[in-house]
């Protein structure tokens, strides 16, 4: 490059939750890891505090880096 296919943003319903976000259906905006996993950087969200650039607990793997594993074979 090709092939079999996967996955599923926005947005709209339902639902859980203060939230930030998850979950399920629908639905593509994209993705060769958009499989996973909060280890580290960030971004968010509650709380504390007179306030922060402090602190404590949550969230996002489709923000970044890293770990595991993973399809296909021109190279």
């Nucleotide at each position: 490059a090709a092939a079999u296919g996967g996955c599923a943003a926005a947005c709209c319903c339902g639902u859980c939750g203060u939230a930030a976000g998850g979950c399920g259906g629908g639905g593509a905006c994209g993705c060769a890891a958009a499989g996973u996993c909060a280890c580290g950087g960030g971004a968010c969200c509650u709380c504390g505090c007179a306030a922060c650039u402090c602190g404590a607990g949550g969230u996002c793997g489709g923000c970044c880096g890293g770990g595991c594993c993973g399809c296909c074979g021109a190279a």